SAM riboswitch aptamer (S box leader) from Jeotgalicoccus meleagridis, 97 nucleotides, folded computationally. The prediction has a mean pLDDT of 84. Taxonomically the source falls in Jeotgalicoccus (Bacteria, Bacillati, Bacillota, Caryophanales).
[in-house]
RNA sequence: UCUUAUCAAGAGUGGUGGAGGGAAGUGCCCUAAGAAGCCACGGCAACCGUCUUUUUGACAAGGUGCUAAAUCACAUGGUUCAAACCUAAAGAUGAGA
Numbered sequence: 001u002c003u004u005a006u007c008a009a010g011a012g013u014g015g016u017g018g019a020g021g022g023a024a025g026u027g028c029c030c031u032a033a034g035a036a037g038c039c040a041c042g043g044c045a046a047c048c049g050u051c052u053u054u055u056u057g058a059c060a061a062g063g064u065g066c067u068a069a070a071u072c073a074c075a076u077g078g079u080u081c082a083a084a085c086c087u088a089a090a091g092a093u094g095a096g097a
Stems, first nucleotide, its partner, number of pairs: 001097007012041005020030003025074003042067003047063002049059003071090001077086003
């Protein structure tokens, strides 16, 4: 980079650190009652995996991932008075190439 699946559920404490963080734009939000990062120990989930009666099943040792808010919302297009819904793009994660 390409293909493909999923993205309204779920799950945090302590130490360190010391001002940012939520991808980017706009908004909105979190944050000295302590941001990011790092470390330790937990937890969630079930993509790979294991088992199996081969599935609308079970499990969680291992490889990833995740652990504020729907991918925080919007952005493109469609229906629509509006609200709302669906959707594209972009992004994230897994598996494969």